[in-house]
Context: one part of a larger RNA
RNA sequence: UGACGGGGGCCCGCACAAGCGGUGGAGCAUGUGGCUUAAUUCGAGGCAACGCGAAGAACCUUACCUGGUCUUGACAUGCCCGUCAUAGUUUUCCGAAAGGAACACGUCAGUUCGGCUGGACGGUGCACAGGUGCUGCAUGGCUGUCGUCAGCUCGUGUCGUGAGAUGUUCGGUUAAGUCCGGCAACGAGCGCAACCCUCGUUCCUAGUUGCCAGCGGUUAAUGCCGGGGACUCUAGGAAGACAAACCUCGUGUAGAGGUGGGAAGGUGGGGACGACGUCAAGUCAGUAUGGCCCUUACGACCAGGGCUGCACACGUGCUACAAUGCCCAGCACAAUGGGAUGCAACGCCGCGAGGUUGAGCAAAUCCACAAAACUGGGCCCAGUUCGGAUUGGAGUCUGCAACUCGACUCCAUGAAGUUGGAAUCGCUAGUAAUGGCGUAUCAGCAACGACGCCGUGAAUACGUUCCCGGGCCUUGUACA
Numbered sequence: 001u002g003a004c005g006g007g008g009g010c011c012c013g014c015a016c017a018a019g020c021g022g023u024g025g026a027g028c029a030u031g032u033g034g035c036u037u038a039a040u041u042c043g044a045g046g047c048a049a050c051g052c053g054a055a056g057a058a059c060c061u062u063a064c065c066u067g068g069u070c071u072u073g074a075c076a077u078g079c080c081c082g083u084c085a086u087a088g089u090u091u092u093c094c095g096a097a098a099g100g101a102a103c104a105c106g107u108c109a110g111u112u113c114g115g116c117u118g119g120a121c122g123g124u125g126c127a128c129a130g131g132u133g134c135u136g137c138a139u140g141g142c143u144g145u146c147g148u149c150a151g152c153u154c155g156u157g158u159c160g161u162g163a164g165a166u167g168u169u170c171g172g173u174u175a176a177g178u179c180c181g182g183c184a185a186c187g188a189g190c191g192c193a194a195c196c197c198u199c200g201u202u203c204c205u206a207g208u209u210g211c212c213a214g215c216g217g218u219u220a221a222u223g224c225c226g227g228g229g230a231c232u233c234u235a236g237g238a239a240g241a242c243a244a245a246c247c248u249c250g251u252g253u254a255g256a257g258g259u260g261g262g263a264a265g266g267u268g269g270g271g272a273c274g275a276c277g278u279c280a281a282g283u284c285a286g287u288a289u290g291g292c293c294c295u296u297a298c299g300a301c302c303a304g305g306g307c308u309g310c311a312c313a314c315g316u317g318c319u320a321c322a323a324u325g326c327c328c329a330g331c332a333c334a335a336u337g338g339g340a341u342g343c344a345a346c347g348c349c350g351c352g353a354g355g356u357u358g359a360g361c362a363a364a365u366c367c368a369c370a371a372a373a374c375u376g377g378g379c380c381c382a383g384u385u386c387g388g389a390u391u392g393g394a395g396u397c398u399g400c401a402a403c404u405c406g407a408c409u410c411c412a413u414g415a416a417g418u419u420g421g422a423a424u425c426g427c428u429a430g431u432a433a434u435g436g437c438g439u440a441u442c443a444g445c446a447a448c449g450a451c452g453c454c455g456u457g458a459a460u461a462c463g464u465u466c467c468c469g470g471g472c473c474u475u476g477u478a479c480a
Stems, first nucleotide, its partner, number of pairs: 001480002003477003007474007015464002019427005026319008034310002042053002064305007073128001077127003080123004088105002091102004108118003130294002133292003139288001141283003144279001146277001151190006157166003170181003196271004201239007211228002215226003242265001245259005321420001325379006338367002342361002347356003386417001391412007433456007
């Protein structure tokens, strides 16, 4: 100087407390461990691995296994040789395919007309290719974490023999090393904040595909038409908030409490943004890359299988156990996004998944029922009109192909489950809880996941003694 303490002081954080909803019990989905296996490819491992890499494992993917094949190679560059000549095409045989063998057809451009040049293909050989083989403890890059915590340092000066200290401590204050005051310090840098994006208010500009107040027309009805720019909205610009005004407290500093005005008030809400560093944290399987290793194989191709196995254990979720509910009928209101081998209306067929047809739309123009809510009716507390697992049968769709191993529909079946032990998680407001919708990946889909969007919309915080994590000062130490 640090680190540590079941030392002290001060102060923060959904850290506790106060509340609301969960997990832990059930069924299923998904990841992991274990076991099994020819293989169940590999990585990730307290927080910070475990719906993680994977935003799509039937083939492919695929890295694994079994079997069948290839050896300058599936891919790149160079050298050599050949092809009476591009590329390529047809047929036959063996075969699961890959691959191997045979036969036939086809024929480029330039030209100094020289098998000369370019380009292509094939062949043999050589250089080489190739490796998701090892090492993340050889690395780059990127990422997680402490933590959006308020810290981490430097120059000069001063103090100390020195390590080092001071500044950065102290008194206030703040979300903040934020600011003020004081001080052997005076300044400065990286962080904080602001500058950036978005939402909330108003104004200006502009009206199509959006809008429709007033005027006119039209219809069974509809901005449907003439027209209009008021309004909504769209998207570009501007204003607005600064503790600005007033009161109180305060060193009448920094600031704090209140009041009014205001769409918004004390950082207005949200995002992007992550200091010096820590964990030899993670990644050689995204890519790059040193070293090591393989080279008729640890490379390459193909078929089938596996990654989906199942006595069990754990994590994360979904659906429930019901009456604030379930079922039936009626009826209202969104936003983000997506759409050309694409989204698909209307009509017709089917109980339905869907089929058929194909208007319109490269889309503020066309396409896609929002659901909970609300209204009316039924159920009457029961393993039920709760719950839907499982299984049987019949189908639909995608795809070369749904056996291993897809999703969905209909009929039948109707399991566990009556609110969950010890323990444990999230959340402070348009939040939690709850309802649906969209997108990426994608032929299809194991999505109940992820990322977004809008609808409905709470309760509680006395307080900081205690648990956890963190910041500053101080103290002890046989630790570095």
About this RNA
Predicted 3D model of a 480-nucleotide part of an RNA (small-subunit ribosomal RNA, 3' major domain) from an uncultured bacterium. The full RNA is in RNAcentral, with records from ENA, Greengenes and SILVA. Its Rfam family is "Bacterial small subunit ribosomal RNA".